[in-house]
RNA sequence: GCGCCUGUAACUCAGUGGCAGAGUGCCAUCCUUAUAAGAUGGAAGUCCUUGGUUCGAAUCCAAGCAGGCGCA
Numbered sequence: 001g002c003g004c005c006u007g008u009a010a011c012u013c014a015g016u017g018g019c020a021g022a023g024u025g026c027c028a029u030c031c032u033u034a035u036a037a038g039a040u041g042g043a044a045g046u047c048c049u050u051g052g053u054u055c056g057a058a059u060c061c062a063a064g065c066a067g068g069c070g071c072a
Base pairs, nucleotide, nucleotide: 001071002070003069004068005067006066007065010024011023012022013021018055026042027041028040029039030038048064049063050062051061052060
């Protein structure tokens, strides 16, 4: 330099155009003599950035940025 893949909660990841979710973690309560385990509830998001398509975009398109893999 060229090609491909990935980017969503603190972490690991779902979500194939119509309300942004799960598990772990965090907080509170319950349970327990206490802790752990368990139960219930809650908080936490510029869906990498910019632009485009669309009535409507995390999702489709383009460019850029970051990371990974391969080739040279």